[in-house]
RNA sequence: GGCUUAUCCAGAGUAGCAGAGGGACUGGCCCUGUGAAGCUACAGCAACCGGGGGAAACCCAAAAGGUGCUAAAUCCAGAAAGAUGAGCA
Numbered sequence: 001g002g003c004u005u006a007u008c009c010a011g012a013g014u015a016g017c018a019g020a021g022g023g024a025c026u027g028g029c030c031c032u033g034u035g036a037a038g039c040u041a042c043a044g045c046a047a048c049c050g051g052g053g054g055a056a057a058c059c060c061a062a063a064a065g066g067u068g069c070u071a072a073a074u075c076c077a078g079a080a081a082g083a084u085g086a087g088c089a
Base pairs, nucleotide, nucleotide: 002088003087004086005085006084007083008082013042014041015040016039017038021031022030023029025078026077027076028075043070044069045068048066049065052060053059074081
């Protein structure tokens, strides 16, 4: 990278470096020198895998670890679209 599958109206940021873009795409509409993207540190949110309980549940509580996430309903609409987790070859 491909296929299958589940979820996507909730929640959660500060600092340093950096220096103009970003919100996947198209059309809108937004964010941004009162500092975008990216990198680093610490923090936080959440509960997909993982651990415990349970006869079981689309169940319960917890949150080592593995991810993930921390503007706006996946920002809105569209699509053969996207993101994340898990499994498979």

A computed fold for an 89-nucleotide RNA from a Candidatus Caenarcanales bacterium, annotated as SAM riboswitch aptamer (S box leader). NCBI's taxonomy places the organism under Bacteria, Bacillati, Candidatus Melainabacteria, Vampirovibriophyceae, Candidatus Caenarcanales. Its mean pLDDT, the model's own confidence on a scale to 100, is 89.